[in-house]
Context: one part of a larger RNA
RNA sequence: UGACGGGGGCCCGCACAAGCGGUGGAGCAUGUGGUUUAAUUCGAUGAUACGCGAAGAAUCUUACCUGGGUUUGACAUGCAGACUACGGGAUAAGAGAUUAUCCUUCCCGCGAGGGUGUUUGCACAGGUGCUGCAUGGCUGUCGUCAGCUCGUGUCGUGAGAUGUUGGGUUAAGUCCCGCAACGAGCGCAACCCUCAUAUCUAGUUGCCAACAGGUAAAGCUGGGGACUCUAGAUAAACUGCUGAGCGUAAGCCGGAGGAAGGUGGGGAUGACGUCAAGUCCUCAUGGCCUUUAUAUCCAGGGCUACACACGUGCUACAAUGGUAGGUACAAAGAGAAGCGAAUACGAGAGUUGGAGCCAAUCUCAGAAAGCCUAUCUAAGUUCGGAUUGGAGUCUGAAACUCGACUUCAUGAAGUUGGAAUCGCUAGUAAUCGCAGAUCAGCACGCUGCGGUGAAUACGUUCCCGGGCCUUGUACA
Numbered sequence: 001u002g003a004c005g006g007g008g009g010c011c012c013g014c015a016c017a018a019g020c021g022g023u024g025g026a027g028c029a030u031g032u033g034g035u036u037u038a039a040u041u042c043g044a045u046g047a048u049a050c051g052c053g054a055a056g057a058a059u060c061u062u063a064c065c066u067g068g069g070u071u072u073g074a075c076a077u078g079c080a081g082a083c084u085a086c087g088g089g090a091u092a093a094g095a096g097a098u099u100a101u102c103c104u105u106c107c108c109g110c111g112a113g114g115g116u117g118u119u120u121g122c123a124c125a126g127g128u129g130c131u132g133c134a135u136g137g138c139u140g141u142c143g144u145c146a147g148c149u150c151g152u153g154u155c156g157u158g159a160g161a162u163g164u165u166g167g168g169u170u171a172a173g174u175c176c177c178g179c180a181a182c183g184a185g186c187g188c189a190a191c192c193c194u195c196a197u198a199u200c201u202a203g204u205u206g207c208c209a210a211c212a213g214g215u216a217a218a219g220c221u222g223g224g225g226a227c228u229c230u231a232g233a234u235a236a237a238c239u240g241c242u243g244a245g246c247g248u249a250a251g252c253c254g255g256a257g258g259a260a261g262g263u264g265g266g267g268a269u270g271a272c273g274u275c276a277a278g279u280c281c282u283c284a285u286g287g288c289c290u291u292u293a294u295a296u297c298c299a300g301g302g303c304u305a306c307a308c309a310c311g312u313g314c315u316a317c318a319a320u321g322g323u324a325g326g327u328a329c330a331a332a333g334a335g336a337a338g339c340g341a342a343u344a345c346g347a348g349a350g351u352u353g354g355a356g357c358c359a360a361u362c363u364c365a366g367a368a369a370g371c372c373u374a375u376c377u378a379a380g381u382u383c384g385g386a387u388u389g390g391a392g393u394c395u396g397a398a399a400c401u402c403g404a405c406u407u408c409a410u411g412a413a414g415u416u417g418g419a420a421u422c423g424c425u426a427g428u429a430a431u432c433g434c435a436g437a438u439c440a441g442c443a444c445g446c447u448g449c450g451g452u453g454a455a456u457a458c459g460u461u462c463c464c465g466g467g468c469c470u471u472g473u474a475c476a
Stems, first nucleotide, its partner, number of pairs: 001476002003473003007470007015460002019424005026315008034306002042053002064301007073124001077123007087104007106115003126290002129288003135284002137279003140275001142273001147186006153162003166177003192267004197235007207224002211222003238261001241255003245252002317417001321376007333364003338357002344351002383414001388409007430452007
């Protein structure tokens, strides 16, 4: 000087407390461990692994296993030699890769020859092989915590100190005052995006108040720019104003006006560094290893196994509910090898059909919870839907291993969950649906979107983590 303390002081955070809803019990989904296996490819492992890489394993993917092939190679460049095609089609063998035969087939140049391509040989290719403890890049975490440093000066023999400590204040090393310090940098804040208000500009594909026309209905039509909305500019919030409130100040507390008030809400943004944290399987790369194999092609299998253990979720255990009928209101997105309307068929998944749309125009598209009515009456039930049998639909060469969905039948566990443990402070939790990426098909996951919409916070004694000062130390 740090680090640590079941030392002290001050302060903060859904850290506790106050509340609301969960997990832990059940069934299923999914990831992991373990076990099994020819293989169950590999990585991630307290917080910071475990619905993680994977925004989607039937083949492919695919790296694993079994078997069958190839060896200048599936891919690149160069040199030398030979040939002129390579390719396409047909037949046969084969699980296929591939092999055999036949047909057909390049360009420039009169030609020599050249290009292209094939083949042989040589250099070399190749490696998701190892080392993340050789690395770059990227990322997690402490932590969006308020810290981390430097120049000059001063003090100290020196390591170092000071500044950065102290008194206040703040979300903040934020600002004020003081001070052997005076300044500065990286962080904080602001500048950026978005939401909330208004004005102006602009009205098509959006809108419809007034004026006409018109329909079963409908901005449907003429028209209009008022309104909504769209999307550009501007304004607006700065403790600016105010208090016979507190304070030296910074500021705090209250008030007015205002759409918004003291950082207005949300996002992006992550200092010096820590964990030899993670990644050599995104990519790049040193070294090592391999080179008829650890490379490469193909078929089939596996990654989907299953006594068990754990994590994360979904669905429930019901009446604030289930079922049946009727009826209302979104936002944000996507669409050309695409979205696919009306119509017709089917009980349904779906099929038919092909209008319109490269989209404020058309389509996906029906929002759901909600509201109204009826019924069920406390029961393992009209709760719950696992499991299993049958019949189908769709995608796709192909759903056996191993897809999703529909329908008939079946109708398991489960009556609110031990010790323990998680999230959340407001348009939040809880609850309800919608869309998108990936994608032929496949979502209870993920990423977004809106609808309905709470309770509680006395307080900082305690648990956890963190910041500043100080103290002890046999630690560095």
Source information:
The part of an RNA shown here (small-subunit ribosomal RNA, 3' major domain) has 476 nucleotides and comes from an uncultured organism. The prediction has a mean pLDDT of 83.